[in-house]
RNA sequence: GGCCUCGUGGUGGAAUUGGCAGACACGGCAGACUCAAAAUCUGUUGCGGGCAACCGCGUGGGAGUUCAAGUCUCCCCGAGGCCA
Numbered sequence: 001g002g003c004c005u006c007g008u009g010g011u012g013g014a015a016u017u018g019g020c021a022g023a024c025a026c027g028g029c030a031g032a033c034u035c036a037a038a039a040u041c042u043g044u045u046g047c048g049g050g051c052a053a054c055c056g057c058g059u060g061g062g063a064g065u066u067c068a069a070g071u072c073u074c075c076c077c078g079a080g081g082c083c084a
Stems, first nucleotide, its partner, number of pairs: 001083007010026003019067001027045006046057004060076005
């Protein structure tokens, strides 16, 4: 230098026919149980605003296609692999 695969919450990892983003698990927080704890069970857990109902934003960065993009196209950044 060329080609291929990949980049999603605090972590792993789904959502691949373009149609509710974050299922599920771990972790965190609160509660139950306990003398107390562990284990177990229940609830909750992306960010910002709001008393709340709700509103806005969010898939590495940017642009495009589309009614609609994590998903398709282009450029860039990063990681891994193969070839030279």

The RNA shown here (transfer RNA) has 84 nucleotides and comes from a Candidatus Binatia bacterium. It matches the Rfam family "tRNA". Rfam classes the family as a transfer RNA. Its family is annotated with triplet codon-amino acid adaptor activity in the Gene Ontology.